[in-house]
The RNA shown here (SAM riboswitch aptamer (S box leader)) has 136 nucleotides and comes from uncultured Nocardioides sp. Its Rfam family is "SAM riboswitch aptamer (S box leader)". Its family is annotated with regulation of gene expression in the Gene Ontology. Lineage of the source: Bacteria > Actinomycetes > Propionibacteriales > Nocardioidaceae > Nocardioides.
Order: sequence, then structure tokens, then C1' cells
RNA sequence: CUCAUCACGAGGGACUGAGGGAACGGCCCGACGAAGUCCCGGCAACCACCCGCGAGCCUCCUGUCCGCCCCACCGGCGGACAGUCGCGGGAGCAGGUGCCAAAUCCGACCCAGCGAGAGUCGCGGGGACAGAUGAG
Repeated sequence: CUCAUCACGAGGGACUGAGGGAACGGCCCGACGAAGUCCCGGCAACCACCCGCGAGCCUCCUGUCCGCCCCACCGGCGGACAGUCGCGGGAGCAGGUGCCAAAUCCGACCCAGCGAGAGUCGCGGGGACAGAUGAG
């Protein structure tokens, strides 16, 4: 930088001791213990893994299997399948990450709607921005 997802889900202990929820505003969490570190546990299913379907490759190369040459090994020749991509499904105690208050806690900018009503407020919807996580 690109793409996908972000209303689901899942916490105990030890040490320590005042902050934390990215940032701004709000609203929350917090001495009935914040953040952090460690241990154990869990959630989920992005990648990896397995299955099916479709497409592609089928020049070379790699792997598995089969046949032939070979007493056999090695080696050689030929063939089939797989490799790559997409979609769908599955398992997860056991691979790489991630996560375990509140929708990414809500809003902020734009669009249209409804209701108050006086130039703002409330409600819900769509989009954008920003962010998080994963993959490339």
C1' cells in the first nucleotide's frame, strides 16, 4: 500500500498499585483493584490443515501411484493424479497469529427520514474518515 472482517463469543490466579476504554467530546470501567508482567484457562476460525465442486496448468519441475527395461537396488522410459485459483463445508486438546467490559462503547464529516422546536436538540438508517486484526 491492497483486500477481507469488525452488533456473535470467551477470565481466573500471582506480583504490583492508579489509572484505563487509540486520539477529541461524551459516557463508562477502576481500591469489591486500572494499566503492566507472568502462569493457567477459554473464545473464535484470518492463515495453515482436511473434504467436495468448478476453473486452470498438464512446456519444464516436484511428489505419490501404476506399467515396462533391469535378477534386484540404483537408474531410465511412459501414463494417471496432485501442485495453482475461486466457492462451499469440516475439525480444532494438539501449527502461525488474534482476542476474552460495554457494537470498533457512542458520536464527530456527508446524505436523506421522523419528531420537537428555534436555528438547535433527540431518534433510528446509509455512507465516509479514523482505528483494530488477519492475509498478501